[in-house]
RNA sequence: GGGCCUAUAGUUUUAAUGGUACAACAUCGGUCUCCAUAACCGAGGUUCGAGGUUCGAAUCCUCGUGGGCCCG
Numbered sequence: 001g002g003g004c005c006u007a008u009a010g011u012u013u014u015a016a017u018g019g020u021a022c023a024a025c026a027u028c029g030g031u032c033u034c035c036a037u038a039a040c041c042g043a044g045g046u047u048c049g050a051g052g053u054u055c056g057a058a059u060c061c062u063c064g065u066g067g068g069c070c071c072g
Stems, first nucleotide, its partner, number of pairs: 001071007010025003019055001027043005048064005
């Protein structure tokens, strides 16, 4: 220098051919308990950035950024 893969909640992750972004763990609140754990109930929190296409984008296109791999 060239090519490929990848990025979604604090962590691990689901999402059909574009149509309300899912769950677990964690966190917080509650029930229970003398207290704590466990168990049960509930809550908050998310699409790497910027453009474009579209009625509608995590998803398609372009350019970047971070990470990984290959070639020279």
This is a predicted structure of a 72-nucleotide RNA (transfer RNA) from a bacterium.
Model confidence (mean pLDDT): 80 of 100.
It matches the Rfam family "tRNA". Rfam classes the family as a transfer RNA.